[in-house]
RNA sequence: GCGGCGGUAGUUCAGUUGGUAGAACGUCUCCUUGCCAAGGAGGAGGUCGCGAGUUCGAAUCUCGUCCGCCGCU
Numbered sequence: 001g002c003g004g005c006g007g008u009a010g011u012u013c014a015g016u017u018g019g020u021a022g023a024a025c026g027u028c029u030c031c032u033u034g035c036c037a038a039g040g041a042g043g044a045g046g047u048c049g050c051g052a053g054u055u056c057g058a059a060u061c062u063c064g065u066c067c068g069c070c071g072c073u
Base pairs, nucleotide, nucleotide: 001072002071003070004069005068006067007066010025011024012023013022019056027043028042029041030040031039049065050064051063052062053061
């Protein structure tokens, strides 16, 4: 330098015929209990790496760019 894969909640990840962003764990509140643990109910938490384009509408398509891993030269 070239190519492939990846970047989404605090963490691990899902989500590709483009249509109001999810799970588990964690966290907070409440219930159950004499207390803890366990269990149950509910809540908060995300400009989807960044910028731009296409579109009525983009995590998803296109271009640029940054970071990580792998391969080639």